[in-house]
């Protein structure tokens, strides 16, 4: 120091689900809980992708209607960026 994650040490994070709070929703946060993770650290104002559709827009025509739309979200989808330990 570009690369790699077979082994070890110190460890770290925490899906589903449950409870509570917030939200129109998606989702987030806290506690419990572990499916997994070598970046499951950080970035949603580099970008792609995904979820939601309150407000808005017209449509049907009168209703728990469907459609479009992010200004709302997701970093545990790809990506970007920094980095511990070990190997080489």
């Nucleotide at each position: 120091u570009a690369g790699c994650g077979u082994u070890a040490a110190g460890g770290g994070c925490a899906a589903a689900c449950c409870u509570g709070u917030c939200u129109a929703a998606a989702g987030a946060c806290a506690g419990g809980g572990a499916c997994g993770c070598a970046a499951a650290g950080c970035c949603a104002u580099a970008g792609g992708g995904u979820c939601u559709a309150a407000a808005g827009u017209g449509c049907u025509c009168g209703a728990u209607g469907a459609a479009c739309u992010a200004u709302g979200a997701c970093a545990g989808c790809c990506g970007g960026u920094u980095g511990c330990c070990g190997c080489a």
c-di-GMP-I riboswitch aptamer from Anaerovirgula multivorans, 88 nucleotides, folded computationally. The RNAcentral record of the sequence draws on ENA and Rfam. NCBI's taxonomy places the organism under Bacteria, Bacillati, Bacillota, Peptostreptococcales, Anaerovirgula. Its mean pLDDT, the model's own confidence on a scale to 100, is 81.